About this RNA
Large-subunit ribosomal RNA, domain VI from Dictyobacter vulcani, 266 nucleotides, folded computationally.
[in-house]
Context: one part of a larger RNA
This record gives sequence, structure tokens and C1' cells, in this order.
RNA sequence: CGUAGGAAAAUUGAGGGGCGUCAUCUCCAGUACGAGAGGACCGAGAUGGCUCGACCGCUGGUGUGCCAGUUGGCCUGCCCGGGCCAGAGCUGGAUAGCUAUGUCGAGAAAGGAUAAGCGCUGAAGGCAUCUAAGCGCGAAGCCGCACCCAAGACGAGUUUUCCCAUCACUUCGUGUGAUCAAGAUCCCAGGAAGACGACCUGGUAGAUAGACGACACGUGGACACCUGGUAACAGGCGUAGCGAAGUCGCCCUAAUGAUCGUACGG
Repeated sequence: CGUAGGAAAAUUGAGGGGCGUCAUCUCCAGUACGAGAGGACCGAGAUGGCUCGACCGCUGGUGUGCCAGUUGGCCUGCCCGGGCCAGAGCUGGAUAGCUAUGUCGAGAAAGGAUAAGCGCUGAAGGCAUCUAAGCGCGAAGCCGCACCCAAGACGAGUUUUCCCAUCACUUCGUGUGAUCAAGAUCCCAGGAAGACGACCUGGUAGAUAGACGACACGUGGACACCUGGUAACAGGCGUAGCGAAGUCGCCCUAAUGAUCGUACGG
């Protein structure tokens, strides 16, 4: 820009894309077959490999502004308690998120037309012949089924819902000006969305982010004080103290403001 008014949602699927796999075991059945040794087709079920997708409840990993322990040093006048540097100093754990080695699912079946091949009927050619007319079976392949995208599919589809005039001036010419619908955008607070656009949530009629509170969860028992001990240290106060990304609550802080869009539509 188009999709014959303007919008917001939900859809159909023309068309396109991806996938397409392999093995083992059990039953059938120690059956058919075979002197025996051995040992099936068909069909039914299970497991695994490989590949792909999704997810983080479980098992783990990571987790550089979480917690604790600890070495050497510097600073805080000293002690105590802290801060900082040394690869995050080192070590033990670990929330959210992201993850695989973790979990779940898929690569399935039925169908249609066929290839090689196997046939039925059958002449030319009194026989024979799958072929010449005609008919059937038959592949991991083809078309479909299932999965993903999809109406710029210009053949531009469908459904539902929403919206669309007043005023002032007037030389009177539907001339000039003002306001502005549903909705959308910019902007702003942000995000399990993201290179940027885009997408999603919210913008005071508000829980969008931060702060705060509670909880969950992590660490693992803070400082001070008291008691015991010469001391190192131990016990009590006390499931303590401290905490990131989590959940809920709560308008304390920040979401100011601006623009586009029209008049019933061959």
C1' cells in the first nucleotide's frame, strides 16, 4: 500500500515444510518343515539404539552482589567485631533462571494409485499365452493420514463483536472553523519475549517494576550478653542471624504526557 467504511478478536486451509529409521526379545511354537541337526512365514506384544521436539516436578550441573568455614596480608588507634586484596583467595553447600547425563512425547496404524514381480480371464494363432480388450494382488518409494507454518491464497476467504455528527461563522457556495468514535500508535513501568524492530503484560478506573511485609526456599546456629574453662573453646538466650532472581499481599516510589483515526461507505 492492497484486501470497496473503520476496528478488535476467533478461525477455514489453497499451498508449503518437517518427519519417514534400525535392532533384540516374548507369544504363536520347539508348531509347519526336516531322518536328524536344526527351525520358520503370517500375526500379536515388549524393550532398546539412533534422530527430533518439549520441559525442569525428580536426579544432577551451573549459579562472579546468597549463606557459612578458613589461610596470608592491609585498613578500621589496640582487643572484640568488621571491610578490602590475593583467579570468585581457597573450601562446603545453594534459590530463580539456563540446562543433560534427567523426565515426557514422536518417528504409528488403517487407506488410495502404482514399480519390479506374481496372477485371473483371454484372443490374434481351434492349442498355448499375465495382455492385445478387460480384471486382481503387490514396496522403506508416490498420494494421502498425523505434526508445523499458512488468506499478499491479488482467487486477498469465513464467523462473532464494536464504532461512526454536533456546534459556531457565513458573502450562502454542503464555503470556513472548532470538537472528535470504536480503536491504534508514540511515550512510559516492565517481561518466563527479544540482536534491533517485533511479541506479551500494565500505565492511577493500576499490582507493571522497585521498596516494604508475610511465606517458601538457602545457609546452618549471628553480634552482644550470661555461665563454665588458665586457655583454645563449649553451652544458654535461639531452628538463631543473614539472605539473589521465587509466590502472595500492600499504592510508599515510578508508570508524566502526546498523536493518529470519522461521519453510513460503487
The sequence was found in a public genome assembly. The coordinates come from a structure-prediction model, not an experiment, and the mean pLDDT is 86.